[in-house]
Context: one part of a larger RNA
């Protein structure tokens, strides 16, 4: 100088209390150990692995098995020979691939050649082999914590100290004041992006106040540029005004005024570092290693096995509910191998047909809530798990191993032990939509959007992390 103390002051944070909903018990969906297996490919491992990498494992994907192949190679250059192949077809084979026929005798040219494709030499290809403790990049994490240094200057024999310490004050090392320090950079914070308000420009595919036309109905249709909305520029929020305390920075007030007040809510943006942290399998790369195989291809199998154990999750246990049946209301996205408006078949998934739409134009397209009816506490009209049949769809292909639909079956479960998490407001909870990934799905995962919408924080003794000073 740190760091660490069941030393000690000060202060913070859904850290604890105060609430609200869960986790842990049941089913089930995934990811994990173990086990098992011919192979269950690899790697993530308190927090900070575990619905992680993977925004899609039936073949491919795929890196594993267990056969069947190839050896200048599936793929790059670079030499040399030839245009004989290559595509079609038959025949073998699980294919890979071999054999056999074979139309045209490739294509570009400055005629030097090149392109492509065959064979033939060997330089060399390949490797998801191996070290994340040789490395780069990139990420986690502490932490969005409020620290983390630098020039000069003083101070010490020096390591190093002041500065950055004290008083108040702040979300903040954010300011004030004091001061052997003056200063200054990386963090803070503002500049950025959306939301909330008003104004002004501009109106189509958006809107419709007013004036016509027209329909069973509708901005439908002339017209309009006021409303909404849409996106270009603006304004506004600064403790700027008063009132108290305070030297001051600031703090307070059911002050005013305003659409918002004290960072207005949300985002982006992560200092110097710490874990020998994490990845050689995203990508790059040093050495090592295989080179008729640790490369390659191909057809099946495996990553989906299951005495068990664990993490996140989802669906109930029920009346603030289930079913029948009427009847409303977004937002943000996405649409041409698409999304489909209508009409026909069908209990239904669908399917046939037919039309808009390359989209503010056409389409996907709401549930919960609201009205009524019925059940009346039951393992039931709760709950859906297995399981049987029979279908639909997408793909060469659903045995192993899809998804949805119908009809039956209808388990286990009556609110859950220690213990444990999340969340302070348009928040939890709760309803439903969308979109990546993708032919199609095992999506209850993610990552978005909107609709309905709480209760509580007395306070900081205690439990976790974190910050100054000592």
């Nucleotide at each position: 100088u740190g760091a660490c103390g069941g030393g000690g002051g000060c202060c913070c944070g859904c850290a604890c209390a105060a609430g609200c909903a869960g986790u842990g018990g049941a089913g089930u969906a995934u990811g994990u150990g173990g086990u098992u297996u011919a192979a269950u490919u690899c790697g993530a491992a308190g927090c900070a692995a575990c619905g992680c990498g993977a925004a899609g494992a039936g073949c491919c994907u795929u890196a594993c098995c267990a056969g069947g192949u190839c050896u200048u190679g599936a793929c790059a250059u670079c030499c040399g020979a030839u245009g004989c192949a290559u595509a079609g077809c038959a025949c073998a084979g699980a294919g890979a691939u071999g054999u056999g026929u074979g139309a045209a005798a490739u294509c570009c040219u400055u005629c030097g050649g090149g392109a492509c494709a065959u064979c033939g030499a060997g330089a060399c290809a390949g490797g998801u082999g191996g070290u994340g403790c040789a490395u780069g990049g990139u990420u986690g994490u502490c932490g969005u914590c409020a620290g983390c240094u630098c020039g000069u200057g003083c101070c010490g024999u020096g390591a190093g100290g002041u500065g950055u310490c004290g008083g108040c004050u702040u979300a903040a090392g954010u300011g004030c004041c004091a001061u052997a320090a003056c200063g200054a950079g990386c963090g803070c914070a503002a500049c950025c992006c959306u939301u909330a308000u008003c104004u002004u420009u501009a109106g189509u595919u958006a809107c419709u106040a007013a004036c016509a036309g027209g329909u069973c109905a509708u901005g439908c249709u002339g017209a309009g540029g006021a409303c909404u909305c849409u996106a270009g520029a603006g304004a506004g929020a600064c403790u700027g005004c008063c009132g108290u305390c305070g030297u001051a920075a600031g703090a307070u007030g059911u002050g005013a005024g305003g659409a918002a007040g004290g960072u207005g809510g949300g985002g982006a943006u992560g200092a110097c570092g710490u874990c020998a942290a994490a990845u050689c399998a995203g990508c790059a790369c040093g050495g090592c290693c295989c080179u008729u195989a640790c490369g390659u291809c191909c057809g099946g199998g495996g990553c989906u096995a299951c005495a068990c154990a664990c993490g996140u999750g989802u669906u109930a246990c029920a009346a603030u509910g289930g079913g029948g049946g009427g009847u409303a209301c977004a937002g943000a996205a996405g649409g041409c191998g698409g999304c489909u408006a209508c009409c026909u078949g069908g209990u239904g998934a669908c399917a046939g047909g037919a039309u808009g739409c390359u989209a503010a134009u056409c389409c996907c397209a709401a549930a919960a809530a609201c009205c009524u009816c019925u059940c009346u506490c039951a393992g039931u009209u709760c709950g859906g798990a297995u399981c049987g049949a029979a279908g639909u769809c997408u793909g060469c292909a659903a045995c192993c191993c899809g998804a949805c639909u119908u009809c039956g079956u209808g388990a286990a479960g009556c609110u859950g032990g220690a213990u444990u998490c999340g969340c302070u407001a348009g928040u939890a909870a709760u309803c439903g939509c969308g979109c990546a990934u993708c032919a199609g799905c095992c999506a209850u995962g993610g990552c978005g959007c909107g609709g309905u919408g709480a209760a509580u924080a007395c306070g900081u003794u205690c439990c976790c992390g974190g910050g100054c000073c000592u």